The RNA shown here (Bacterial RNase P class A) has 355 nucleotides and comes from uncultured Rhizomicrobium sp. The RNAcentral record of the sequence draws on MGnify. The model forms 93% of the base pairs in the Rfam consensus. Rfam family: Bacterial RNase P class A. Its family is annotated with dimeric ribonuclease P complex, tRNA processing and ribonuclease P activity in the Gene Ontology. Rfam describes the family as follows. Ribonuclease P (RNase P) is a ubiquitous endoribonuclease, found in archaea, bacteria and eukarya as well as chloroplasts and mitochondria.
[in-house]
C1' cells in the first nucleotide's frame, strides 16, 4: 500500500414510562418476567401454509433457468471445479447451451458486410497492336501482397516461390478432424490427418435440455347482535280486492296480519399467530457449500399505534481552546404469516489469513 472471510453497530447505573404473558386480587391495582434488524427495507427469486381448480399422465401454448459435478425442503442462491478476460500479485470479473435445423440482421463508411467483390495500387512473363529490333507506353489481361473504410475484411508470422502474386510449397502457430490417454463431468495432455472448407449477432426469432396449475394471512376456520330479506308451521281473516289459470261462470293456486322455529349473510369476536427447515456450544464427516449426533436455550408478537426519556459515568466523533476543559451529537434504519436467498443502504470500530 492492497486483497479475501467473519464480527460489533456505543456500554454500565439509577429513576419515570409504553406494549405482550404469567400469577395475586372482586375491582382499583400489584408483582414477576419478555419486548426489533443485520438489513425488520426492496417484495426481485425460491419454499412451508392456506383455499380454490383438477380422472391420470403427456404434448401443445405461454413463462423462466441455460458450462460441469454438488449442497439444500426448494432456487435465478451456496460451495467446489473447467473455460475465456483482468492484475506484478493476494485475488477479481464473465446472461458461459445450440450460428452445417431454418428464417433476419451486419447501420454509417467503403471496392466489398457473405452465391463474395476491386476504389487507390501492383505486374507486363505469355498472347496481340506500333515497331528492323530493344526499351518504354497501349490492348488483352493477371493479383489481391500494401494502402483507404469499419467493431467486424474470409487464417496468422517466417522462408521458399513468382512478371507481380496467392495455402502456391514449407516450418511453427490457430482451426477442423480422427484416436489414444487422465478426469464421473466440463475440459486438459498428445499422436495422426485435411491447406482451410466453416465471418459476427441468438440481453433477434428460433432450436435443444430442464423446470413452473392459480391466487395469497384481507389466505382460511369457528361464533354470532339490532335491522332487513328467506324458508317451515301454526292461528287469525277466509269478505272484498289484485295477479295466474279460463271465451266467460264455477273451482283451484297466489298475495295479508300475528306468533314460534329454521338456515344464510352483514357489524363486531375468537383462532390462524410462533417449539421454528429454530439459537448456541461441543464433537465427528467432508476441499467446501452442508450433514450427524450430544449437550443446553425458549428468543416480539396485538390493533394502522409498544419496543421509549432523563439524569450520571465511561467510550467515540466534531467544533472552540496553547492546556487543562467546555459545547454539541451517536451510522443505516426500524417488525406485522413464517422461513431460506438475493439486491440495496450503513457513522465508526474490531479479528483472522494472504500479496
Nucleotide at each position: 500500500a492492497g486483497a479475501u472471510g467473519g464480527c460489533c453497530g456505543g456500554g454500565u447505573g439509577a429513576c419515570c414510562g409504553c406494549g405482550g404473558g404469567u400469577g395475586a386480587g372482586c375491582a382499583a391495582u400489584c408483582a414477576u418476567u419478555c419486548g426489533a434488524g443485520g438489513a425488520a427495507a426492496g417484495u426481485c427469486c425460491g419454499g412451508g401454509c392456506u383455499c380454490c381448480a383438477c380422472g391420470g399422465a403427456a404434448a401443445g401454448a405461454c413463462g423462466g433457468u441455460g458450462c460441469c459435478g454438488g449442497a439444500u425442503a426448494a432456487c435465478g442462491u451456496c460451495c467446489g471445479g473447467c473455460g475465456g478476460g483482468g492484475g506484478c500479485g493476494a485475488c477479481c470479473c464473465c446472461a458461459g447451451g445450440g450460428a452445417u435445423a431454418g428464417c433476419g440482421c451486419c447501420a454509417c463508411a467503403g471496392a466489398a458486410a457473405u452465391c463474395a467483390u476491386a476504389c487507390c495500387g501492383c505486374c507486363u512473363a505469355a498472347g496481340g497492336c506500333u515497331c528492323c529490333a530493344a526499351a518504354g507506353g497501349c490492348c488483352c489481361g493477371g493479383c489481391a501482397a500494401g494502402g483507404u473504410u469499419g467493431a467486424a475484411a474470409u487464417g496468422g508470422u517466417g522462408c521458399g516461390g513468382u512478371a507481380a502474386g496467392a495455402g502456391c510449397g514449407c516450418a511453427c502457430c490457430g482451426c477442423g478432424u480422427u484416436c489414444c490417454u487422465g478426469g464421473c463431468a466440463a475440459c486438459a495432455g498428445g499422436a495422426g490427418c485435411g491447406g482451410c472448407a466453416c465471418g459476427g449477432c441468438a440481453a433477434g426469432c428460433c432450436c435443444c435440455a430442464c423446470c413452473g396449475g392459480g391466487a395469497g394471512c384481507a389466505a382460511g376456520a369457528c361464533c354470532a347482535a339490532a335491522u332487513a330479506g328467506g324458508g317451515a308451521c301454526g292461528g287469525c281473516g277466509u269478505u272484498u280486492g289484485g295477479c295466474g289459470u279460463u271465451u266467460u261462470c264455477c273451482g283451484c293456486g297466489c298475495u295479508g296480519c300475528c306468533g314460534u322455529c329454521c338456515g344464510g349473510g352483514u357489524c363486531g369476536g375468537u383462532c390462524g399467530c410462533g417449539c421454528g427447515a429454530g439459537g448456541c456450544a461441543u464433537g465427528u464427516g467432508g476441499c467446501g457449500a452442508c450433514a450427524c449426533a450430544u449437550g443446553u436455550c425458549c428468543c416480539a408478537g396485538a390493533g394502522g399505534a409498544a419496543u421509549g426519556g432523563u439524569c450520571a459515568u465511561c467510550c467515540c466523533u466534531u467544533c472552540a481552546g496553547c492546556a487543562a476543559u467546555g459545547a454539541a451529537g451517536g451510522a443505516c434504519a426500524g417488525a406485522a404469516c413464517c422461513c431460506g436467498g438475493c439486491u440495496u443502504a450503513c457513522a465508526g470500530g474490531c479479528c483472522a489469513u494472504c500479496u